The RNA shown here (Bacterial RNase P class A) has 332 nucleotides and comes from Frigoriflavimonas asaccharolytica. Rfam family: Bacterial RNase P class A. By type it is a ribozyme. A source record names the gene rnpB.
[in-house]
RNA sequence: UGAGAAAAUCGGUCUGUUGUUCCGAAUUUAUUUCGGGAAGGAAAGUCCGGACUCCAUAGAGCAGCGUAUAGGAUAACGUCCUUGCAUCGUGAGGUGAUGACCAGUGCAACAGAAAGUAUGUACAGUUCGGCUGUAGUGAAACCAGGUAAACUCUGCGCGGAGCAAUGGUAAGUAUAUCGGUUCUUCAGGAUUUUUUCCUGAAUAGAGGCGGCUCGUCUUGAAAUCCGAGGGGUAAUCAGCUAAAGUUUUGCAGUAAUGUAAAGCGUAGAUAAAUAACAGACGUUCAGAUUUAUUUCUGAAAACAGGAUCCGGCUUAUAGAUUUUCUCAUGGG
Numbered sequence: 001u002g003a004g005a006a007a008a009u010c011g012g013u014c015u016g017u018u019g020u021u022c023c024g025a026a027u028u029u030a031u032u033u034c035g036g037g038a039a040g041g042a043a044a045g046u047c048c049g050g051a052c053u054c055c056a057u058a059g060a061g062c063a064g065c066g067u068a069u070a071g072g073a074u075a076a077c078g079u080c081c082u083u084g085c086a087u088c089g090u091g092a093g094g095u096g097a098u099g100a101c102c103a104g105u106g107c108a109a110c111a112g113a114a115a116g117u118a119u120g121u122a123c124a125g126u127u128c129g130g131c132u133g134u135a136g137u138g139a140a141a142c143c144a145g146g147u148a149a150a151c152u153c154u155g156c157g158c159g160g161a162g163c164a165a166u167g168g169u170a171a172g173u174a175u176a177u178c179g180g181u182u183c184u185u186c187a188g189g190a191u192u193u194u195u196u197c198c199u200g201a202a203u204a205g206a207g208g209c210g211g212c213u214c215g216u217c218u219u220g221a222a223a224u225c226c227g228a229g230g231g232g233u234a235a236u237c238a239g240c241u242a243a244a245g246u247u248u249u250g251c252a253g254u255a256a257u258g259u260a261a262a263g264c265g266u267a268g269a270u271a272a273a274u275a276a277c278a279g280a281c282g283u284u285c286a287g288a289u290u291u292a293u294u295u296c297u298g299a300a301a302a303c304a305g306g307a308u309c310c311g312g313c314u315u316a317u318a319g320a321u322u323u324u325c326u327c328a329u330g331g332g
């Protein structure tokens, strides 16, 4: 100097005018005044894992699903770090659906005599038994190996639904009506003795718990169950943003990460706001110019926008910058 590998950062900032929205303070309670804040590295995909809420008082087994060298990190994971093995690359590095084929069942075209204890072509040996060996075909031919991203087996793990969860307040109403299922036992009372009715208890039954079984809970001899057919409401508040958050430094660790101290504290809407105009700065490119990125002019900027919130993975992405490492060439 050129070509690569890995990781990280930015991808806009400031001022003025007008405007939208949230928070705080004040007050004249008026969308009044002042101050402060207002989109992402992926907000996308909805692929995993959770926090949180309810089912619900909370389990066991089977089925099903996930995972797979070994160890660690994490709230957890199918994620991340280190490491073994395999594979690609000169290399820095990249990729991998990475346990078990003696638990069992399968699969392997053509060729070949024959593809599993199945077979006997040619030659040689022979204890005369395809018994032993060589050749030949083939990817594979002596109690054969290969294949599990073949079925399967083994170890480990796993409730469900989701902020349209859920909770409160206000307002309003009719569950009016019809049908179905079950209709046992005991005790007490009333009554027309028979009989009928009422109350209580037990139990059948019904319903809930991702599928099934057990178990458990609620209810309990009627429907609050099942089915038909109707009535009222759908307004407002909370959930709603201080987060398993983030920055710097020290210590421990190969690392992921943990810990201590100090600092920052970052949209909260509900038909969905964060915009428009002007100027300057920053970055890059082009042209001119200059001792000099000095000065001037012009141009450009991708992928793309929240809705409970986080940790990941995957996908899209103009351009610029930084750090470390590898290879090649040349010079000192």
Base pairs, nucleotide, nucleotide: 001328002327003326004325005324006323007322008321009320010319012281013280014279015278016277017276018275020038021037022036023035024034025033026032040303044314045313047312048311049310050309051308052162053161054160055159059214060213061212062211064158065157066156067155068154070082071081072080073079084098085096086095087094088093099153100152104151105150106147107146121135122134123133124132125131166238167237168236169235177228178227179226180225184202185201186200187199188198189197190196205219206218207217208216209215245264246263247262248261249260250259251258252257283300284299285298286297287296288295